[in-house]
RNA sequence: GGAGGUGUAGCUCAGUGGUAGAGUGCUUGCUUAGUAUGUAUGAAGCCCUGGGUUCAAUCCCAGCACUUCCA
Repeated sequence: GGAGGUGUAGCUCAGUGGUAGAGUGCUUGCUUAGUAUGUAUGAAGCCCUGGGUUCAAUCCCAGCACUUCCA
């Protein structure tokens, strides 16, 4: 320099246009003599940024960051 991929909860990741979920972690209870385990509950997301299409964006384009391959 060229061609791709990824960006979503603290972390690891799902998500087929109809206002987003799981696991793990965290909070608060129950359980225990106490801890661990188990169990219930709750919080935590302007879905990387900016535009475009659409009634509606997780779609499209550009940018940025990270990453893979080729040279």